[in-house]
Context: one part of a larger RNA
RNA sequence: GAGUAACGAAAAGAUCAGUGAGAAUCUGAUCCGCCGAAAACCCAAGGAUUCCUGAGGAAGGCUCGUCCUCUCAGGGUAAGUCGGGACCUAAGGCGAGGCCGAAAGGCGUAGUCGACGGACAACAGGUUGAAAUUCCUGUACCACCGAAAGCCGUUAUGAGCAAUGGGAUGACGCAGGAGGAUAGUGACGCGGACUGAUGGAUGUCCGUUCAAGCAGUGAGGCUGGUAUGUAGGCAAAUCCGCAUACCGCAAGGCCAGGCUGUGAUGAGGAGCGAAAAUUGUAGUAGCGAAGGUCAUGAUUUCACACUGCCAAGAAAAGUCUCUAGCCAGGAAGCAGGUGCCCGUACCGUAAACCGACACAGGUGGGUGAGAAGAGAAUUCUAAGGCGCGC
Numbered sequence: 001g002a003g004u005a006a007c008g009a010a011a012a013g014a015u016c017a018g019u020g021a022g023a024a025u026c027u028g029a030u031c032c033g034c035c036g037a038a039a040a041c042c043c044a045a046g047g048a049u050u051c052c053u054g055a056g057g058a059a060g061g062c063u064c065g066u067c068c069u070c071u072c073a074g075g076g077u078a079a080g081u082c083g084g085g086a087c088c089u090a091a092g093g094c095g096a097g098g099c100c101g102a103a104a105g106g107c108g109u110a111g112u113c114g115a116c117g118g119a120c121a122a123c124a125g126g127u128u129g130a131a132a133u134u135c136c137u138g139u140a141c142c143a144c145c146g147a148a149a150g151c152c153g154u155u156a157u158g159a160g161c162a163a164u165g166g167g168a169u170g171a172c173g174c175a176g177g178a179g180g181a182u183a184g185u186g187a188c189g190c191g192g193a194c195u196g197a198u199g200g201a202u203g204u205c206c207g208u209u210c211a212a213g214c215a216g217u218g219a220g221g222c223u224g225g226u227a228u229g230u231a232g233g234c235a236a237a238u239c240c241g242c243a244u245a246c247c248g249c250a251a252g253g254c255c256a257g258g259c260u261g262u263g264a265u266g267a268g269g270a271g272c273g274a275a276a277a278u279u280g281u282a283g284u285a286g287c288g289a290a291g292g293u294c295a296u297g298a299u300u301u302c303a304c305a306c307u308g309c310c311a312a313g314a315a316a317a318g319u320c321u322c323u324a325g326c327c328a329g330g331a332a333g334c335a336g337g338u339g340c341c342c343g344u345a346c347c348g349u350a351a352a353c354c355g356a357c358a359c360a361g362g363u364g365g366g367u368g369a370g371a372a373g374a375g376a377a378u379u380c381u382a383a384g385g386c387g388c389g390c
Stems, first nucleotide, its partner, number of pairs: 013031006032387004040367004046347002050345001051075006060068002080141002082343004087118002092113003098107003122139005142339004151330002160326002165322005173309004179302003184296005189208006209267002213262005220255004224247007232240002271287002310313001353362002369381004
């Protein structure tokens, strides 16, 4: 320079009360304003205690500060079923032997790792100051063990198990349209509270709900069935393939959302609402109504199912089946029992991640209501969250 510029989105604050040494800034109440395909909610990545409670105010906070994501202390993350591992493979990595190479090392077979892909059993409600598909209540499911009785078998006329092997399945693109169904939403009805100088009316507001599992049904879609033979499927096969014969155009089989019943004599529920010194405690404990009909209707689901098209759209495990083989006890299984390791707090379009900052930038996926509207545009609102730290 200069007590100058600036104090980081023009979404906006005001009043009263409280606390306190001290209040524009903290807390509470009542209004006002802003977002609302977001400035709401749930995950992934990343961060790593920032979460909650009590205390504090030096420094950090662009002002203040009794406040904080700051400081100090104490506490907090509970799983057979959620995500990962004890399962599988992709690109790719590593790689016994091996090949190559002055050395270091490079490549690569068997193999072994490697998910955002495949496989795989839990839902509803309640609860804490802070955790919940993890705790609790209720109702389930999966794997393994599993008494007695009954059943099958015991030397082959063999019950049962069964491949690291064969076969099938798993198993896949994109676009389009039609249909079924559901979530959701709205209206009416029903219930409740408030409104009402009395009675009656009126009006406003709120609610009108519920899963997995089990049983039944089954929109729709796909698929011929049986028998015999057999030179192929590196051995075998009753399996697959191929061939033939008979029956048949609908029965059977497979997949499958949903619906009905049950689950539920339960839960939840608007509202009402205590006591404990009434000053917090607390809208807590407790009580608890209605619970139907119609309309609309998805971007969700049936399901890449169908039709069409060309650029022709993973693998392995798993599952089913077949034998090879194993074998003397076995299959099934009520009650009951067992169930390992890691993650789980909190932020997560952000003041907690990436940007040197409490930075107008960036950040993958899912849900995403109402009125008007073609619409997730736009405007105003709900739930919810904020008023951007002078």
Record summary:
The part of an RNA shown here (large-subunit ribosomal RNA, domain III) has 390 nucleotides and comes from Paenibacillus sp. SORGH_AS_0306. Taxonomically the source falls in Paenibacillus (Bacteria, Bacillati, Caryophanales, Paenibacillaceae). The full RNA is in RNAcentral, with records from ENA.